[in-house]
Context: one part of a larger RNA
RNA sequence: GAUGAACGCUAGCGGCAGGCCUAAUACAUGCAAGUCGUACGGCAGUGUGAGUAGCAAUACAAACAUGAGAGUGGCGCACGGGUGCGUAACGCGUAUGCAACCUACCUUUUACAGGGGGAUAGCCCGGGGAAACCCGGAUUAAUACCCCAUGGUAUAUAGAGACUGCAUGGUUUUUAUAUUAAAGAUUUAUCGGUAAGAGAUGGGCAUGCGUAGGAUUAGCUAGUUGGCGGGGUAACGGCCCACCAAGGCGAUGAUCCUUAGGGGUUCUGAGAGGAAGGUCCCCCACACUGGCACUGAGAUACGGGCCAGACUCCUACGGGAGGCAGCAGUAGGGAAUAUUGAGCAAUGGGCGGAAGCCUGACCCAGCCAUGCCGCGUGCAGGAAGACGGCGUUAUGCGUUGUAAACUGCUUUUAUACGGGAAGAAAAAGGCCAUGCGUGGCAAAUUGCCGGUACCGUAUGAAUAAGCACCGGCUAACUCCGUGCCAGCAGCCGCGGUAAUACGGAGGGUGCGAGCGUUGUCC
Numbered sequence: 001g002a003u004g005a006a007c008g009c010u011a012g013c014g015g016c017a018g019g020c021c022u023a024a025u026a027c028a029u030g031c032a033a034g035u036c037g038u039a040c041g042g043c044a045g046u047g048u049g050a051g052u053a054g055c056a057a058u059a060c061a062a063a064c065a066u067g068a069g070a071g072u073g074g075c076g077c078a079c080g081g082g083u084g085c086g087u088a089a090c091g092c093g094u095a096u097g098c099a100a101c102c103u104a105c106c107u108u109u110u111a112c113a114g115g116g117g118g119a120u121a122g123c124c125c126g127g128g129g130a131a132a133c134c135c136g137g138a139u140u141a142a143u144a145c146c147c148c149a150u151g152g153u154a155u156a157u158a159g160a161g162a163c164u165g166c167a168u169g170g171u172u173u174u175u176a177u178a179u180u181a182a183a184g185a186u187u188u189a190u191c192g193g194u195a196a197g198a199g200a201u202g203g204g205c206a207u208g209c210g211u212a213g214g215a216u217u218a219g220c221u222a223g224u225u226g227g228c229g230g231g232g233u234a235a236c237g238g239c240c241c242a243c244c245a246a247g248g249c250g251a252u253g254a255u256c257c258u259u260a261g262g263g264g265u266u267c268u269g270a271g272a273g274g275a276a277g278g279u280c281c282c283c284c285a286c287a288c289u290g291g292c293a294c295u296g297a298g299a300u301a302c303g304g305g306c307c308a309g310a311c312u313c314c315u316a317c318g319g320g321a322g323g324c325a326g327c328a329g330u331a332g333g334g335a336a337u338a339u340u341g342a343g344c345a346a347u348g349g350g351c352g353g354a355a356g357c358c359u360g361a362c363c364c365a366g367c368c369a370u371g372c373c374g375c376g377u378g379c380a381g382g383a384a385g386a387c388g389g390c391g392u393u394a395u396g397c398g399u400u401g402u403a404a405a406c407u408g409c410u411u412u413u414a415u416a417c418g419g420g421a422a423g424a425a426a427a428a429g430g431c432c433a434u435g436c437g438u439g440g441c442a443a444a445u446u447g448c449c450g451g452u453a454c455c456g457u458a459u460g461a462a463u464a465a466g467c468a469c470c471g472g473c474u475a476a477c478u479c480c481g482u483g484c485c486a487g488c489a490g491c492c493g494c495g496g497u498a499a500u501a502c503g504g505a506g507g508g509u510g511c512g513a514g515c516g517u518u519g520u521c522c
Stems, first nucleotide, its partner, number of pairs: 001521003005518005012375006018368002020333001025331003029328003034075003039072002045066004051060003082286003091211008101203002106199007114148004124137005154179011184191002212258003219249003224246004229241003261283004265276004288309005311322004339365001341364001343362001347361001348359004378409004388400005414459006423449001430441004466511005471492003477506005487494002
């Protein structure tokens, strides 16, 4: 000098930041991922209610409108948010390569969308179970599923030619055969579907170099190292398998052990260097522990599934349910770390044609001097140098000290009252123009924070100072008490009767809403 700090004393305000470093311990409760009726069958309820029965009250009720919950289907749930257990590794950083690869939504280009079929949720009926839930029958729809047709620069096989590279090879033209597509909705404006090419974005893989300590770890290795053939993958590869060979790594530190997420950066330092990796950003890993795959463009999936285990809960004892390292919050641990808050107004994300819905992301508020920065606790005059305190060489003097009193002034702040934002884009939507970007026009609506910030008026010095130190290092000195006691102390060292070093007082020095102590780093 620095700090995600803690502790002691003290404390007026604001702005901006930060806030479980320990038990990746266990979790009550609420919320954190839904959305689409312009994909589909359908529908409880509600409103209007032709009409029927009735003397009437009233009951039933076609039709129309609206439409919750559940279900099929689509997209999303792989993002966003958390944590740092594991990992000394192509994990990360940096630089390359892929003639060895994938990429939903988005942009762009080309072509297409003909015909048919069988089911199944739901609904209805019935049954089992304490529940979770399950079973049977009948019936129904689709942008769900299947079949046929057509089709290409797609895929596979066989053949011919051209160009070219960096080794395997690559690009392109062409012939033949075979295989594989599609879906509709609607307010008629659009939104979607299929195949193929290109782009963009995001990823996958490989490689050079760099990346903690230990030799009181010296040898390690059988899918091990390589080959041939196959399987598998989006893709190369012992990634996996059969066979063959006997290799491969290592004092330029293999193997083993310990520790550890990495980087941008942060702190310190003149620099070289040393230390750290909290907040923010990028990458990685993980989601009670271990394993596994399914779905999908993408996961081996935090709030999906299956199996095993530990733990907790429910049970009618037959069987079931759960996973806060999301946001709050609880217990525990600890020197120690916050509210079971408000809002989707803004930014961003998901779905939707849109209106909109969802969003503990986010934006805000609350708590904490945890830090940084700013402001204030007055200003000017005022000597009888007052009283009091302390010291003294004691009728006196010194000091506290212009300090106070007293006089004048100011009003930041405070209190009261009044006014009062920006953050909102005339964004989205509508109309018009435009080949596309886009531009123009008119009217309306939308602010959590918050009646907050800020501004004005009034009142009155009014509401606001402490902490540590004073032997040297190191700025700051005397008196009293104590008497190697009580105590101090970062180092040197003080204290045994005149202690500037202990305790108190007066005075002084430093910093100041803080000041000291402790821990850690340079």